A computed fold for a 74-nucleotide RNA from a Flavobacteriales bacterium, annotated as transfer RNA. NCBI's taxonomy places the organism under Bacteria, Pseudomonadati, Bacteroidota, Flavobacteriia, Flavobacteriales. Its Rfam family is "tRNA". Rfam classes the family as a transfer RNA. From the family's description: Transfer RNA (tRNA) molecules are approximately 80 nucleotides in length. The prediction has a mean pLDDT of 81.

RNA sequence: GCCCCUGUAGCUCAUCUGGAUAGAGCAUCGGACUUCUAAUCCGAGGGUAGUAGGUUCGAAUCCUGCCAGGGGCG
Repeated sequence: GCCCCUGUAGCUCAUCUGGAUAGAGCAUCGGACUUCUAAUCCGAGGGUAGUAGGUUCGAAUCCUGCCAGGGGCG
């Protein structure tokens, strides 16, 4: 230098042949239970989907540049 993969909540990941308010587990916070703690159960908060554009009535999803990480070739 060229090619491929990945980037979504604090962490690990779903959702992706475009469509309805973007979800789960763990963690955090509140409550129930308990003499107290743990465990268990109930609930809440937390995201403008790496970033900047494009296409479209509509983009996490399709296209392009850039950034970061990983891999391959030279």